[in-house]
RNA sequence: GUGGGGCGCCCCUAGGGUUCCGCUUCCGGUGACGGGAGGGCUGGUCCGAGAGGGGAGACGGACCGGGUGCUGUCGCCGGGUCCGUUCCACGGCGGGACAAAAGCCCGGGAGGC
Numbered sequence: 001g002u003g004g005g006g007c008g009c010c011c012c013u014a015g016g017g018u019u020c021c022g023c024u025u026c027c028g029g030u031g032a033c034g035g036g037a038g039g040g041c042u043g044g045u046c047c048g049a050g051a052g053g054g055g056a057g058a059c060g061g062a063c064c065g066g067g068u069g070c071u072g073u074c075g076c077c078g079g080g081u082c083c084g085u086u087c088c089a090c091g092g093c094g095g096g097a098c099a100a101a102a103g104c105c106c107g108g109g110a111g112g113c
Stems, first nucleotide, its partner, number of pairs: 009055004015047002020044002022041001023038006057086008066077004088108001090111001094106003
């Protein structure tokens, strides 16, 4: 200098706000219920981590058995169980989306060591 692969996905949590539900409060109504306000309302729905957790998957190893090549100690294809691996990682301000906010996205960025 060039090329290829991994850094991906799903669920959850830390966290987040307030569209809907609920709750609180005020007003109207005989009542059922309706309307306004409230997220310094625990909550349900919802959003949600590169540097949080788990899972599948992938890769490596061992064992088991299936199919196939005339036979099979050999080769190829694909399956199951168990074990292992899936590294490292300080990080703004500001902006963006959805109703809105955030550890979401800009961003493994800027910057720092």
Description
Guanidine-I riboswitch aptamer from Kribbella monticola, 113 nucleotides, folded computationally. Of the family's consensus pairs, 96% are formed in the model. Rfam family: Guanidine-I riboswitch aptamer. For this family Rfam cites "New RNA motifs suggest an expanded scope for riboswitches in bacterial genetic control" (Barrick et al., Proc Natl Acad Sci U S A, 2004). Lineage of the source: Bacteria > Actinomycetota > Propionibacteriales > Kribbellaceae > Kribbella.